[in-house]
RNA sequence: AUACAACUAGGGCACACCCGCACGAAAGGCGGGGUCGCAAAGCUUCCGGUCUAACACCCUUCCGCGGCAUGCGGGCGGGUCAAGAUAGCGGGGUUGCCGGA
Repeated sequence: AUACAACUAGGGCACACCCGCACGAAAGGCGGGGUCGCAAAGCUUCCGGUCUAACACCCUUCCGCGGCAUGCGGGCGGGUCAAGAUAGCGGGGUUGCCGGA
């Protein structure tokens, strides 16, 4: 320097689930417990996937206003959408411990 993960040592992280949040519209996140698993389950949304759909837009319907122009405003319901989320969905980028080769 390169690839590797059977073994050694000291360690690390923490799925589901439970509790809390004076975080978030939600997905989700954060703190505590927990320990399914993980050799990058360290970091990074660049690419694809997945989740959510606040905002925006569209449709339906109802209500109000009205100068009566199917014009304006608002509510229930439905749909589309990522600037949101996921790095423990995969790929890429980047940093790195022990070990043997």
Source information
A computed fold for a 101-nucleotide RNA from Azoarcus sp. TTM-91, annotated as c-di-GMP-I riboswitch aptamer. It was read from a public genome assembly, where an Rfam model found it. The coordinates come from a structure-prediction model, not an experiment, and the mean pLDDT is 85.